[in-house]
Description: Large-subunit ribosomal RNA, domain II from a Candidatus Nealsoniibacteriota bacterium, 706 nucleotides, folded computationally. The RNAcentral record of the full RNA draws on SILVA. Lineage of the source: Bacteria > Bacteria candidate phyla > Candidatus Nealsoniibacteriota. Rfam family: Bacterial large subunit ribosomal RNA. Rfam links the family to the GO terms structural constituent of ribosome and ribosome.
Context: one part of a larger RNA
């Protein structure tokens, strides 16, 4: 991992309530006990008691009233069973009462199942390890050479020096032994801590054998919360015990009808609850509900406006008061910058401004419309983490797949088609079947269903064919428009000229059109600058402006719009989904076609509503037709299938029961059922009723097998 088996809302008591049943004007019911019996059972008896028949008050208490009060003409809570038939006694029904059953819910219990870490009690452990006690054992070899002592020399001596002898030390080197520093190996290991190399101690606070001793809020500890039997910030075993778990996981057959929420308030509350909101079922009311049009309302949002307020903010002019700064000055003062007051002109801004003021929305009324809801009461829920997207806003940076509101949509709980792929976008809401049709969004060269369709433009950048970027730059190119020059010859080209005073003056080593400063005249001319750009050390040289000739018909400068270009940088692969495309790109217009589980057509199933056939006293069941429906998580409601056992009835079976195997046949919407073949070898089914240890794929589920 797979297979098989097992595996989770149960039971008891109490309470409330739904529905059903019994009794009910002599209201309902028995409990213990007792008697009988076919004895885990049943029948009878037994109103003690409970509920009901009266309420109000905290109570005393009073009572169809009572409480409040001094008192209520006040206030609260209460106070009458109803209908039908019958001459009447009475009968029936509904409601109510009570008892039982049933479903649901709640409470107390393990309370749907599995799951803690923990807490407490009683015991068991010091054969591991820590400390201590008792008694034993062990430490190759080598080195160093303390004290005491002896001899010699010197000395009066203390003593010093030299030699010898001696053998101290938590001394040195290094095996055994103890330890485990570093690295490697190993890491389903040789091993739940090892191996190899390396390393520390190695006469000591040394190592070690045996025996003993100290323990669980306790021991022991050269202290690391270390160790106390592979367990330690409180051991292990059993018990309390099914501890508790607002937490995680799991929770088993089918079909049908409806179908949410992720919000508000409160909460030691925020991932939990309670009430409301939203769902479902029942009952009642019966048309209250929705939509469209019209009519009647209130408003202060969007917008707009402000000489209509409150505030903000700007320009110009004039004015008031200053003017320490600047200038002038006759020292009286004047002018200017600047500040300030008021007025005027012009143009503005505001969530907490408004002289104004919509669209929507909301409230009410009328008509119309559609198979259609709505409200109240009651039973049962789930929901309280929402997500994206459009619109209006707050926060943020007019950032976020950001966050918080409001208002729509979708997802959640929605499949189908489109967007290459893609919960939240676009189209559209799947009851089932079909070799059917017409469409939506989106598409129609090939992958790939349908136009290599038609008409008119643009783009040359593979721009583009998905989305998406700027300021700025540019004789890209198309369109529109304004203006200037132009056969009295424009613009470009070609040929020619482009001169003289003069090397202007200054500066400078030099400065001659052309380093720099100043000035920028005059002359000859068709024209020619005291010079446009190269260039020289400075000159020279080339060139331009300007002019003539030649040629010949357009040329120049703006503005606006369309499509392109640069600006434009990212990490596996150039890339529109791909191929590829010059349209198969972009813009404008047109005609076809394709395209979905939507719509239509045909057949079938089913829910509800209405009509209808038959049965029936009715409830109800049934037949046919029509209309409207049939996506669905949490969840509500309904109808069924299957398993085991009990009971009553009835069948099958050695001429073969159950069980097991079989892409076999048939029936049912389905859970399932029937038959047949094989195997098997003794029990099994069906109909009515009843009771549950009643359905597995998931729980790191449990056990077994492979």
């Nucleotide at each position: 991992g797979c297979c098989a088996a097992c595996g989770a809302g149960u039971c008891g008591c109490c309470u409330g309530u739904u529905c059903c049943g019994g009794u009910u004007u002599u209201g309902c019911u028995u409990a213990a006990g007792c008697u009988c019996u076919u004895c885990u059972g049943g029948a009878g008896u037994g109103a003690a008691a409970g509920c009901u028949u009266a309420g109000g008050g905290g109570a005393a208490c009073c009572g169809a009233g009572u409480a409040c009060u001094a008192a209520a003409u006040g206030u609260g809570c209460g106070u009458c069973u109803u209908c039908u038939c019958u001459u009447u006694u009475g009968a029936g029904a509904a409601u109510g009462a009570u008892c039982g059953g049933u479903g649901c819910a709640g409470g107390c219990g393990g309370a749907c199942c599995c799951g803690a870490a923990a807490c407490c009690a009683a015991g068991c452990g010091a054969u591991c390890u820590u400390g201590c006690c008792a008694u034993g054992g062990c430490c190759a070899g080598g080195g160093u050479g303390a004290a005491c002592c002896c001899c010699g020399u010197a000395g009066a001596a203390a003593u010093a020096c030299g030699g010898g002898a001696g053998g101290a030390g938590g001394c040195c080197c290094g095996a055994a032994c103890c330890u485990u520093u570093a690295a490697g190996u190993c890491g389903u290991g040789c091993a739940a801590u090892a191996c190899u190399u390396u390393a520390g101690g190695a006469u000591g606070a040394g190592c070690u054998g045996u025996g003993g001793u100290a323990a669980g809020c306790a021991g022991u500890g050269a202290a690391a919360a270390g160790c106390u039997a592979a367990u330690c910030g409180a051991g292990c075993u059993u018990g309390g015990u099914a501890a508790u778990a607002g937490c995680u996981g799991g929770u088993u057959c089918u079909c049908u009808c409806c179908g949410a929420a992720a919000u508000a308030g409160c909460u030691u509350u925020a991932g939990g609850g309670c009430u409301a909101g939203c769902g479902u079922c029942c009952u009642u009311g019966c048309a209250a509900g929705g939509c469209u049009u019209c009519c009647g309302g209130g408003g202060g949002u969007a917008g707009a406006g402000c000489g209509a307020c409150u505030g903000g903010a700007u320009u110009g002019a004039a004015u008031u008061u200053c003017g320490c700064g600047g200038g002038a000055u006759u020292u009286a003062u004047c002018c200017c910058a600047g500040a300030u007051c008021u007025u005027c002109c012009a143009a503005c801004c505001a969530a907490a401004c408004u002289c104004c003021g919509a669209a929507u929305a909301c409230c009410g009324g009328a008509a119309g419309u559609a198979a259609a809801u709505c409200a109240a009461g009651g039973g049962c829920a789930g929901u309280c983490a929402g997500a994206c997207u459009g619109u209006g806003g707050g926060g943020g940076a007019u950032a976020a797949g950001c966050u918080c509101c409001a208002u729509g949509g979708u997802c959640a709980a929605a499949a189908g088609g489109g967007a290459a792929a893609c919960a939240g976008c676009c189209c559209a809401g799947a009851c089932c079947c079909c070799a059917a049709g017409a469409u939506a969004a989106g598409g129609c060269c090939c992958c790939u269903a349908a136009a290599u369709c038609c008409g008119g433009a643009u783009u040359a950048a593979g721009u583009g064919u998905a989305a998406g970027u700027a300021a700025g730059g540019a004789a890209g190119u198309g369109g529109a428009u304004u203006u200037c020059c132009u056969c009295u010859g424009a613009u470009a080209g070609u040929c020619a000229g482009g001169a003289g005073g003069u090397u202007a003056g200054c500066u400078u080593a030099g400065a001659a059109g052309c380093a720099g400063c100043u000035a920028u005249c005059c002359u000859u001319u068709a024209a020619a600058a005291a010079g446009u750009g190269c260039g020289u050390a400075a000159c020279a040289g080339c060139u331009u402006a300007c002019u003539g000739a030649u040629u010949a018909a357009g040329g120049g400068a703006g503005u606006c719009c369309g499509c392109a270009c640069c600006g434009u940088a990212a990490a596996u692969u150039u890339c529109c989904g791909g191929g590829a495309c010059u349209a198969a790109a972009u813009c404008c217009g047109g005609u076809g076609c394709c395209g979905a589980a939507g719509c239509u057509g045909g057949g079938g199933a089913u829910g509800c509503u209405g009509u209808u056939u038959g049965a029936g006293a009715a409830a109800u069941c049934u037949u046919a037709c029509a209309g409207c429906g049939u996506g669905g998580u949490a969840g509500g409601a309904g109808a069924g299938c299957g398993u085991u056992c009990c009971u009553c009835g009835u069948u099958c079976g050695u001429u073969g029961a159950a069980g097991c195997g079989g892409a076999a046949u048939c029936c049912g919407u389905g859970a399932g059922g029937a038959u047949c073949c094989g195997u098997g070898g003794a029990g099994a089914g069906c109909g009515g009723g009843g009771a549950a240890g009643u359905g597995a794929g998931a729980a790191u589920g449990u056990u077994g097998g492979c």